[in-house]
Context: one part of a larger RNA
Molecule: large-subunit ribosomal RNA, domain II
Organism: Monomorium pharaonis
């Protein structure tokens, strides 16, 4: 892993509900007993249910209680049970597997931790304390040599102990180890055998160490099937019907209760829905300043600063400060409103629909993490595949087409079958079904096929203003002067550092100078004129497609791809086709409804769930079968059914084993990191 097995809503009470049946003021047996037996007939009427309620109770009784009441009131009477089966809940393990964990009695110190008794055990070397002796010295001593001597948690180093450090090993040779370094090595040593101490404990030179490969509380068996709002399973088939997924509660947020939404039944019977028309509440969006606020300029200009003259208790003036109030213009507002839609709501009329309508009751859910996308908001940065509402949609639970792929986006809703037709988005050069289609411009950037600010004689469109055959605009020849070096400044300032002030003369025509340039002058130009030339030039401004701006990490790599100058784009225009499980055609099945009774109509996507119909397993029972002339199982076959599933030849095999109507369950496995076995 694979194959075969096993592997999950059960059973008992006792309570609602439907459905079935049979009897009815009744119903109806338990256990036993007997037919041989637990079934199954018959017998048992103990007992339970119901026929009568009320009250705490006494008690009374179609009543009764409460009270003072005959007033109110609150339960009741005017009749329906019982058995069986099916749902569903309650108590029980309660669909079934799973903790970690807590209590209870036991078992362990053969490991390993401390201790207790009683024993071994440490090659060799190396230092060389105290004392002692001897000689010196001394009054005596101290004291100094030198020899002895053998102290030490003393030194080097094997046995032994230990575990410091690489490599190796890492499904190891080992559930901790080898190699080769490395520490201790007479001591707080190291070891044998016996022994003590026990899990709410002991033991610790103390790491939460260690207490038999188990330690923040050991194992073993027990309560016990502990409990798990949590994950993951849950086993045959087919029909019908099938989400507004969120409001309030809740030691509540991973759950549950209640209310919505589903589906079954029952009743009413159009009340539901759609669409027209009338009537209605309202203050949103725009919109607007009338109020309440915010914000702004101009004019007048109080009040209060500052200041002049004056100083008597008073006043007169000045002001580039402030700036109340008025007046006029122009603005804002979700908590502004002199206005004010459109939707939608609500209500009555007439029409349409006659069912996945609505409403009442009464059985069973299951949901209560929801996602995107449009659109109106709130929040946040008018940030998020953000987060909160509102409205619709889709996915969820929806397959098909079509966006290269791609729950939620566009088409569209799959009962089945057809090598038959028309279409929706969406397409029509190839991959790819279908236009290398017409008609008119437009882009040349591979724009298209990524992007902003901001840039630019890229192009096409429109539409104003100038100049111009009395020669324009561009080039070219030529001039471009004079009072002057204005004045001032300044070391210098002569058009050309910088202030003033910009005149006049000669002229076709030239600025007290448009830019380069010098220390400052020169020098160059340019405005400005005239020649030459011979037809259009120049500014602006709105628009249509394009240019730049424009750099990232495996490979082109920002049309799916080839590719294409149109096979790009457009506010295009027209026609033909393609193009879905969508419509239509023809034929089947299935469910409803009508009704004409055998035709028509109309439905048939589904997870969670609610409802029906069935297959088939093992057993029992009656009833009829089959079988050594070969059961069952099993192998193979082109057979039947809507499915589950059922025959039927043939081989295998070598003994039981279908059908019919019934009744009973240890009844149905591709999945639980499921068990258990073989390979």
């Nucleotide at each position: 892993g694979c194959c075969g097995g096993a592997g999950a809503g059960u059973u008992a009470u006792u309570a609602u509900u439907g459905c079935a049946u049979g009897c009815a003021a009744g119903g109806u047996u338990a256990a036993g007993c007997a037919g041989a037996c637990c079934a199954c007939u018959g017998u048992g009427g103990a007992g339970c249910c119901g026929g009568a309620g009320u009250g705490a109770a006494a008690g009374c009784g179609a009543g009764c209680c409460u009270u003072a009441a005959u007033a109110g009131g609150g339960c009741g009477a005017u009749a329906g049970u019982a058995u069986g089966c099916a749902g569903u809940a309650a108590u029980a393990g309660a669909c079934a597997c799973g903790a970690a964990a807590c209590c209870g009695g036991g078992u362990g110190a053969u490991c390993u931790a401390g201790c207790c008794a009683u024993g071994a055990g440490c090659a060799g070397g190396u230092u060389g304390a105290a004392g002692u002796u001897a000689g010196g010295g001394u009054a005596a001593a101290a004291c100094c040599u030198a020899a002895u001597g053998g102290a030490g948690g003393a030194c080097c180093g094997a046995a032994c102990c230990a575990a410091c450090g690489u490599u190796c090993g890492u499904u190891g040779a080992a559930a901790a180890g080898a190699c080769c370094g490395u520490g201790g090595a007479u001591g707080a040593c190291u070891u044998g055998u016996g022994g003590c101490u026990a899990g709410u404990g002991g033991u610790g030179a103390a790491a939460u160490u260690c207490c038999a490969a188990u330690c923040g509380a050991a194992c073993c068996c027990g309560g016990a099937g502990a409990u798990a709002g949590c994950u993951a399973g849950u086993u045959c088939u087919c029909c019908c019907c099938g989400a507004u997924a969120u409001a309030g509660c809740u030691u509540u947020a991973a759950g549950g209760c209640u209310a919505g939404c589903g589906u079954c039944g029952u009743a009413u019977u159009u009340a539901u829905c759609u669409u027209u028309u009338u009537g209605g509440a309202g203050g949103u969006a725009g919109a607007g300043c009338a109020c309440u606020g915010a914000a702004u300029u101009u004019a007048u200009g109080a009040u209060g600063g500052c200041u002049g003259c004056a100083c008597c208790u008073a006043g007169c003036g000045g002001u580039a400060c402030u700036g109340a109030a008025u007046a006029a213009a122009a603005u804002u507002a979700a908590a502004c409103u002199c206005c004010g839609a459109a939707u939608g709501c609500c209500a009555a009329a007439g029409a349409g629909c006659c069912a996945c309508u609505a409403u009442a009751c009464g059985g069973c859910a299951g949901u209560c993490a929801g996602a995107a996308c449009a659109u109106g908001g709130g929040u946040g940065a008018u940030a998020a595949g953000g987060u909160c509402c509102a409205u619709g949609c889709u996915c969820g639970u929806g397959a098909g087409g079509g966006a290269a792929a791609c729950a939620g986006c566009c088409c569209a809703g799959a009962u089945c079958g057809u090598c038959a037709g028309c279409u929706a988005a969406g397409g029509u050069c190839c991959c790819c079904a279908a236009a290398u289609a017409u008609a008119c411009g437009c882009u040349a950037a591979g724009u298209g096929u990524g992007u902003a600010a901001g840039g630019a004689u890229g192009u096409g469109g429109a539409a104003u203003c100038g100049c111009a055959u009395a020669a324009a605009c561009a080039g070219c020849u030529a001039g471009g002067a004079u009072g002057u070096u204005g004045g001032c400044u300044c070391a210098g300032a002569a058009g050309c550092a910088g202030c003033c002030a910009u005149c006049a003369u000669u002229u076709a025509a030239a600025g007290a100078g448009u830019g380069c340039g010098u220390a400052a002058c020169a020098g160059c130009u340019c405005a400005c004129u005239a020649g030459u030339c011979g037809a259009g030039u120049g500014a602006u401004u709105c628009u249509g497609c394009g240019c730049c701006g424009a750099a990232a990490a495996u490979g082109u790599a920002c049309c799916g791809g080839g590719g294409c100058u149109c096979a790009a784009g457009u506010g295009u225009a027209u026609u033909a086709c393609c193009g879905a499980a969508g419509c239509u055609a023809c034929g089947g099945a299935u469910u409803g409804a009508a009704u004409u009774a055998a035709u028509u109509c109309a439905a048939u996507g589904g997870u969670a769930g609610g409802g029906g119909a069935g297959c088939g397993u093992u057993c029992u029972a009656a009833g009829g079968a089959u079988g050594a002339u070969g059961a069952a199982g099993u192998c193979a076959g082109a057979c039947c059914g809507g499915a589950a599933g059922g025959a039927c030849u043939g081989g295998u095999g070598g003994a039981g084993u279908g059908c019919u109507u019934a009744g009973a369950a240890g009844u149905g496995a591709u999945u639980a990191u499921u068990c258990c076995g073989g390979c």